Molecule: SAM riboswitch aptamer (S box leader)
Organism: Bacillota bacterium
RNA sequence: CUCUUAUCAAGAGAAGGGGAGGGAACGGCCCGAUGAACCUUCGGCAACCUGGAAGCCGCAGGUGCCAAUUCCGGCAGGGAAACCUGAAAGAUGAGAG
Numbered sequence: 001c002u003c004u005u006a007u008c009a010a011g012a013g014a015a016g017g018g019g020a021g022g023g024a025a026c027g028g029c030c031c032g033a034u035g036a037a038c039c040u041u042c043g044g045c046a047a048c049c050u051g052g053a054a055g056c057c058g059c060a061g062g063u064g065c066c067a068a069u070u071c072c073g074g075c076a077g078g079g080a081a082a083c084c085u086g087a088a089a090g091a092u093g094a095g096a097g
Base pairs, nucleotide, nucleotide: 001097002096003095004094005093006092007091008090013042014041015040016039017038021031022030023029026073027072028071043066044065045064048062049061050060051057052056070089075086076085077084078083
């Protein structure tokens, strides 16, 4: 990087460093000097894999995550509309090449 598959309406942040960006891309709309990204430390959420006889647990290991539904939309179908359903794309896990 590609493929398969499951999930994506819930949940969970402080301190120090750092200095202007960030929310995948595009269009919006937001967040940000009352301090963005990123790094470190500590804390937390969750329960995909492992583990524990287990449908249970979160004690231990491997990821992941801790503004807003995956922040919303774009494509298709339904609907007078509000809105609903599905897809695509993306993210994460597990497995394969």